RNAcentral holds the sequence, with entries from ENA. Bacterial RNase P class A from a Methylophilaceae bacterium, 291 nucleotides, folded computationally. The coordinates come from a structure-prediction model, not an experiment, and the mean pLDDT is 76. The model forms 93% of the base pairs in the Rfam consensus. It matches the Rfam family "Bacterial RNase P class A". Its family is annotated with tRNA processing, ribonuclease P activity and dimeric ribonuclease P complex in the Gene Ontology. The gene name in the source record is rnpB.

[in-house]
RNA sequence: GAAGCUGGCCAGACAGUCGCCGCCCGUGCAAACGGGGGGAGGAAAGUCCGGGCUCCGCAGAGCAGGAUGACGGCUAACGGCCGUACGCCGUGAGGCGAGGAAUAGGGCCACAGAGACGAGCGUAUUAAGUUACGGUGAAACGCGGUAACCUCCAUCCGGAGCAAAGCCAAAUAGGGUAGUAAUGACGUGGCUCGCGUCGCUACCGGGUAGGCUGCUGGAGCGUAUGGGCAACUGUGCGCCUAGAUGAAUGACUGUCCACGACAGAACCCGGCUUAUCGGCCAGCUUCUUUU
Numbered sequence: 001g002a003a004g005c006u007g008g009c010c011a012g013a014c015a016g017u018c019g020c021c022g023c024c025c026g027u028g029c030a031a032a033c034g035g036g037g038g039g040a041g042g043a044a045a046g047u048c049c050g051g052g053c054u055c056c057g058c059a060g061a062g063c064a065g066g067a068u069g070a071c072g073g074c075u076a077a078c079g080g081c082c083g084u085a086c087g088c089c090g091u092g093a094g095g096c097g098a099g100g101a102a103u104a105g106g107g108c109c110a111c112a113g114a115g116a117c118g119a120g121c122g123u124a125u126u127a128a129g130u131u132a133c134g135g136u137g138a139a140a141c142g143c144g145g146u147a148a149c150c151u152c153c154a155u156c157c158g159g160a161g162c163a164a165a166g167c168c169a170a171a172u173a174g175g176g177u178a179g180u181a182a183u184g185a186c187g188u189g190g191c192u193c194g195c196g197u198c199g200c201u202a203c204c205g206g207g208u209a210g211g212c213u214g215c216u217g218g219a220g221c222g223u224a225u226g227g228g229c230a231a232c233u234g235u236g237c238g239c240c241u242a243g244a245u246g247a248a249u250g251a252c253u254g255u256c257c258a259c260g261a262c263a264g265a266a267c268c269c270g271g272c273u274u275a276u277c278g279g280c281c282a283g284c285u286u287c288u289u290u291u
Stems, first nucleotide, its partner, number of pairs: 001287010012256007020039002023036005041262001045273002048271005053161004065157005070084005086097004100152002105150002107146003117142001121134004165213004175204006184198005220239008257260001
C1' cells in the first nucleotide's frame, strides 16, 4: 500500500424566525401573560420468542396441544447471550451448526442391482432351509441406515391482554324504598270495601356520556473501581432522558459540506429477525513493497 475479518460509534452541521405537545417557576380570583427546561429510533418496524404489570376462582392435578434438546455458565426469563469440545467451510483473522433415543413400536431407503427391509431368490452342498457364496450399492442374505417422518424420553408452557384494569360520575329514560294526595282518575262487566295501575316529593343503587389513574424513575443511563476467560455482576459517585388521546415532535430563511439512507413512539423491558445513503474508531488476518 492492497484485500479482508471481528467489535463499537454517528445518522447532515451551525445560526435565526414562527409554531405544536408535556413539565417547572412567577404574576393573576380566573381567563391569560412572562420566563426556564424537555420533546422519536438504531431499528420506534415485524409482533417471532421471553418477562414485568392487570384481570379471570392465586393458577394445584390429569389429558390434549406447543416449544426446546452436546456439556458448562449468565439472566427476571428465554427458543437469547457467553465459554468449551466436536463437525463443515476459509491460506488466515474468522464464519456456520434443529446435535437425547434406532434392542418400545410403525413408516421409508433414490441410483445401481435378479432382489432393498424381510424374508425370499440363484448356484453349489447336505439326511434336512443343513452349510457356504452371490457382480451392484451407503446398506445384501444382519442384532444396517434414517428421528430435518411418525414416535418415545427429558425439561418448560393456565388463559386473555393497557380497547388489560381501577376510581369519580351528569342530563334523559327506566328500577327500588319511604311519604303524600281532592281519599282524585281508571280497572276489577251494577254498588261498597279491598286490591292493582296512574300523579307528586325525597332518598338510594346500577349503567351510559364525560373525566382521572394505569403512563413512564426504570431488571434505567453514564462513569470509576472490584470479581469473572467471557456473557454477566457487586459497590461508590453523577444524571433524568417524549408521554400524546384525533393524537405534538413541524415549517421557513441564511451559511457550509462528502448533499443526507431506512424509517416515526402509543403500558414497559430483555432478545431475535428484517430495512438502511454513507462515514468514523479499535483490534486482528493475508499478500506485496521499502528500510